[in-house]
RNA sequence: CGGGAAGUUGGAUAGCGGUAUUCCGUCUGCUUUGGGAGCAGAAGGUCGGGGGUUCGAUUCCCCCCUUCCCGA
Repeated sequence: CGGGAAGUUGGAUAGCGGUAUUCCGUCUGCUUUGGGAGCAGAAGGUCGGGGGUUCGAUUCCCCCCUUCCCGA
């Protein structure tokens, strides 16, 4: 320098045009002498950043950032 892949809540993930999913963790309550386990509930996402297309974008298009892989 060229090509490709990935970026989603504290961690890990699914979704690939129409209210963002699940698991772990956190918090509250019940249970227990207490803890753990179990049960019920809750909080936490500008979907890496900025534009565009669209009635509507995590999803499609363009540019940029970060990480990884391949080639020179």

Record summary: Transfer RNA from Treponema sp., 72 nucleotides, folded computationally. Taxonomically the source falls in Treponema (Bacteria, Pseudomonadati, Spirochaetia, Treponematales). It matches the Rfam family "tRNA".